[in-house]
RNA sequence: AGGGGAUUAGUUCAACGGCAGAGCAACGGUCUCCAAAACCGUUAAUGGGGGUUCGAAUCCCUCAUCCCCUG
Numbered sequence: 001a002g003g004g005g006a007u008u009a010g011u012u013c014a015a016c017g018g019c020a021g022a023g024c025a026a027c028g029g030u031c032u033c034c035a036a037a038a039c040c041g042u043u044a045a046u047g048g049g050g051g052u053u054c055g056a057a058u059c060c061c062u063c064a065u066c067c068c069c070u071g
Stems, first nucleotide, its partner, number of pairs: 001070007010024004018054001026042005047063005
C1' cells in the first nucleotide's frame, strides 16, 4: 500500500429491512434458623457521522478501534 472480517447491556453472544432478545453478572423479592441453590421481578445496549427507504442493528458512503491475509 491492497484485500477481507469484527464493533449490540457490565460481560459472552442472538436478531427476514418492520416490538432490540438470551445466558452470566448486578440489584430487589420469595424460600431458608442463616447462607447457597432454585424460582419471580427490575435496571441496562445497536462504535461516530452522513445517505437510501414509509420504515435501518440490518443496505450504501465515510471515519475510528481491533484482528487476519497479500506485498
The prediction has a mean pLDDT of 83. Predicted 3D model of a 71-nucleotide RNA (transfer RNA) from a Lachnospiraceae bacterium. The source organism's lineage runs through Bacteria, Bacillati, Bacillota, Clostridia and Lachnospiraceae. It matches the Rfam family "tRNA". Rfam classes the family as a transfer RNA.